[in-house]
Context: one part of a larger RNA
RNA sequence: GGAUGAAUGUUGGCGGCAUGUUUAACACAUGUAAGUGGGAUAGGAAGUAGUGUUUCCAUAUGACAAACAAGUGAGUAACACAUAAGAACUUACCCUUGGGAGGGGAAAAACAGUUGGAAAAGGCUGCUAAUACCCCGUAGGCUGAGGAGUAAAAGGAGGAAUCCACCCGAGGAGGAGCUCGCGUCUAAUUAGCUAGUUGGUGAGGCAAUAGCUUACCAAAGCGAUGAUUAGUAGCUAGUUCGAGAGAAUGAUUAGCCACACUGGGAUUGAGACACGACCCAGACUCUUAUAGGAGGCAGCAGUGGGGAAUUUUCCGCAAGGGACGAAAACUUAACGGAGUAAUGCCGGGUGGAAGUAGAAGGCCUACAGGUUGUGAACUUCUUUUGCUAGAGAAGAAGCAAUGAUGGUAUCUAGGGAAUAAGCAUCGGCUAACUUUGUGCCAACAACCAAGGUAAUACAGAGGAUGUAAGCAUUAUCU
Numbered sequence: 001g002g003a004u005g006a007a008u009g010u011u012g013g014c015g016g017c018a019u020g021u022u023u024a025a026c027a028c029a030u031g032u033a034a035g036u037g038g039g040a041u042a043g044g045a046a047g048u049a050g051u052g053u054u055u056c057c058a059u060a061u062g063a064c065a066a067a068c069a070a071g072u073g074a075g076u077a078a079c080a081c082a083u084a085a086g087a088a089c090u091u092a093c094c095c096u097u098g099g100g101a102g103g104g105g106a107a108a109a110a111c112a113g114u115u116g117g118a119a120a121a122g123g124c125u126g127c128u129a130a131u132a133c134c135c136c137g138u139a140g141g142c143u144g145a146g147g148a149g150u151a152a153a154a155g156g157a158g159g160a161a162u163c164c165a166c167c168c169g170a171g172g173a174g175g176a177g178c179u180c181g182c183g184u185c186u187a188a189u190u191a192g193c194u195a196g197u198u199g200g201u202g203a204g205g206c207a208a209u210a211g212c213u214u215a216c217c218a219a220a221g222c223g224a225u226g227a228u229u230a231g232u233a234g235c236u237a238g239u240u241c242g243a244g245a246g247a248a249u250g251a252u253u254a255g256c257c258a259c260a261c262u263g264g265g266a267u268u269g270a271g272a273c274a275c276g277a278c279c280c281a282g283a284c285u286c287u288u289a290u291a292g293g294a295g296g297c298a299g300c301a302g303u304g305g306g307g308a309a310u311u312u313u314c315c316g317c318a319a320g321g322g323a324c325g326a327a328a329a330c331u332u333a334a335c336g337g338a339g340u341a342a343u344g345c346c347g348g349g350u351g352g353a354a355g356u357a358g359a360a361g362g363c364c365u366a367c368a369g370g371u372u373g374u375g376a377a378c379u380u381c382u383u384u385u386g387c388u389a390g391a392g393a394a395g396a397a398g399c400a401a402u403g404a405u406g407g408u409a410u411c412u413a414g415g416g417a418a419u420a421a422g423c424a425u426c427g428g429c430u431a432a433c434u435u436u437g438u439g440c441c442a443a444c445a446a447c448c449a450a451g452g453u454a455a456u457a458c459a460g461a462g463g464a465u466g467u468a469a470g471c472a473u474u475a476u477c478u
Base pairs, nucleotide, nucleotide: 001478002477003476004475006474007473008472009471010470014347015346016345017344018343019341020340021306026304027303028302030301031300032299035064036063043057044056045055046054071259072258073257080184081183083181085179086178090175091174094172095171096170097169098168099167100166102136103135104134105133111126112125113124114123115122141150142149143148155164156163157162185231186230187229192222193221194220197219198218199217200216201215202214203213204212234256235255236254237253238249239248240247241246261282262281263280264279265278284295285294286293287292312338314337315336316335321332322331351381352380353379361372362371363370364369387414388413389412390411391410395405422467423466424465425464426463427448428447433462434461435460436459437458
C1' cells in the first nucleotide's frame, strides 16, 4: 500500500447492488415454517314439494408426500473431502418397452353405547365400506446341477370414445450405498502400537463386498517414508494479498459431509436409524388432584443472556421452483419483495458563470503591508437532488383473466440556490507553518524523538495539506 461478515470515536443528504450473532451447538414466551387429493364409509348443512343426484363442512380408515426444501459447524485428521478409477449392489416418482389384472373371504377404525381418569392418554361391548387386509389359481421372474420349489394385481370417472390408477418383467435417466491409487495441519519434551487384532475355513448377516458378526485354526498386521498418543480443525470450488513463487483464509454463493436438548435404540418406508415421527435413559423447563403428564427455534420473525459487535414478532404466493391432485385449486417464513444498519462496493450531488472597492471581520507584521481571497457580497444562469401536482409501467408464461412489489421505478409540469461537509494531519519518516499560552509541568508519541521561558513536536487560534459521505483509530491477513 491492499484487504475485512469488522468494531470504536466523530460526522452524515440521495440512489443502485450486495452483506449483516464471527461470541453461548446458551436457554427460549408467542405466532408461524408440510401438507394434499377425495377412491370408500358414517355424520351434519345447503338445495328440492319430497326422494335421489349435486354442492359444502368436519372427523376417521386408506393413498402419496413429510428422507426434499430450510438451519448450524458441535463432532470428525477420516475414504470425511478433492481428484482419478473400480465391482459385488439398490432405486418411489419419471421415460422407453413386453406381458397381465381370474375366483373367493374375514375383520377393524370412525360411529353408537358403556366405563374410567384432575388432565394427557385410554379400556370394554356392538355395527360397517374400500384402490385397506387375507386365501386359492395363474407366471418368459427368482432359487436350484437336476428333480423340483416359490412370489402378483384394484378398481375409478364418463352417455361413449377414452382417460386415470393397479401387478410382474427388461432397458434408461437421475439418485443412494460400497471398494481403491494419490493428496490433505502441529508436536518425538508422544517410539513403540494392536487380540476381532492380521489371515484362513465353516456358519450367520446385508441391497451388496467385507472380521460386518460368531466358532475353530494359524500368528500375524502397523511403525523414523513417523505408527500410536496428544492438540487443533468441517472439506472443496473459491476468497484476500502478491509480478510470480507462495502465504493466509473457507462469511455470503455452489458441491459434499456431519449434527438436530445430551446418550442409546429400533419402527415405517424405495429411501431415515428421521430437525418440526416413535421408544428408553439423563439434565433442564412447565403443569398436577403428587398417582402422573407436557416440551425441545443449530427453520422464519422475535425474547433473555454472553459479547467490541450484527436487523422486522412485516407483505405475497403475482413470478420461477417444491409437495399433492386428472384438473380447477390448495399449501409453501423455500422463494419473490418491502423494512432496518454508511457494514461494503459503485454512481451522482451539496451549485455553474461572472465578479477588486482586492470591502468588512479574523490572523500575521519590519506597521509599508501581507494573507484568508474570486472566497463571500453583488449580477446572471441552471434544477441533478429535494418538495408539490398530474400521468404511470415492464417483469404475465401468444384467447381472456391473474402484480405482493407499488401508486414504486419512470415521464411531465410548477416554484425556488433553494434541502445537503465533514474528518484527520502539518518535527523527520510524510504532502502541509506561523502566532499565543504552558514551562521536564500539563500533555504528546508507531519509531526516532519532543517538553526544564523565544516549542513549526504539548494546548488554543489563524493558515495549509490529505481525503471525502465519509474520515481517523484499533484488531487480523498479505